RNA sequence: GCUUCUGUGGCGUAAGUGGAAACGCAUCCGGCUGUUAACUGGAGGAUAGAUGGUUCGAGCCCAUCCAGAAGCU
Numbered sequence: 001g002c003u004u005c006u007g008u009g010g011c012g013u014a015a016g017u018g019g020a021a022a023c024g025c026a027u028c029c030g031g032c033u034g035u036u037a038a039c040u041g042g043a044g045g046a047u048a049g050a051u052g053g054u055u056c057g058a059g060c061c062c063a064u065c066c067a068g069a070a071g072c073u
Stems, first nucleotide, its partner, number of pairs: 001072007010025004019056001027043005049065005
């Protein structure tokens, strides 16, 4: 220098061929218990790596960058 892959709440991951983001853990508030833990009910939290573009509509398609991983020269 080139190619491919990955980037989604604090963490780990999902999301049929574009119709608007779900699950687990963690956190917070309650129930239960003499207390903690365990168990259990509920709540909050992501403009999706960045910026543009296409589209009525983009996590998903396109372009350029950024970060990481692998390969080639």
Molecule: transfer RNA
Organism: Rotaria socialis